[in-house]
Molecule: transfer RNA
Organism: Methanobrevibacter sp.
RNA sequence: GCUUCCGUAGCAUAGUGGCUAGUGCGUUCGUCUCGUAAGCGAAAGGUCGCGCGUUCGACUCGCGCCGGGAGCA
Numbered sequence: 001g002c003u004u005c006c007g008u009a010g011c012a013u014a015g016u017g018g019c020u021a022g023u024g025c026g027u028u029c030g031u032c033u034c035g036u037a038a039g040c041g042a043a044a045g046g047u048c049g050c051g052c053g054u055u056c057g058a059c060u061c062g063c064g065c066c067g068g069g070a071g072c073a
Base pairs, nucleotide, nucleotide: 001072002071003070004069005068006067007066010025011024012023013022018056027043028042029041030040031039049065050064051063052062053061
C1' cells in the first nucleotide's frame, strides 16, 4: 500500500430500518446476618467512534475520517 472484519454503559455483548436501545458482570442503596460474603429487591450509568448523505423514519443503509484485529504484498 491492497483486501476484509469490528467499534453500543466501567467490562463483556444482543439488537441489521419503526415503542422509551436491552442482557450479564461490576457499582450504589435497601433487605437478610452477630458481622462479612452469597441470596433477594431496587436504582444510577449510553452524544450507539466522529461527520455528511439516503429515507416519512437510521444503532441498523451509503460515502469520508478516526481507532483496533486479521490476511496479502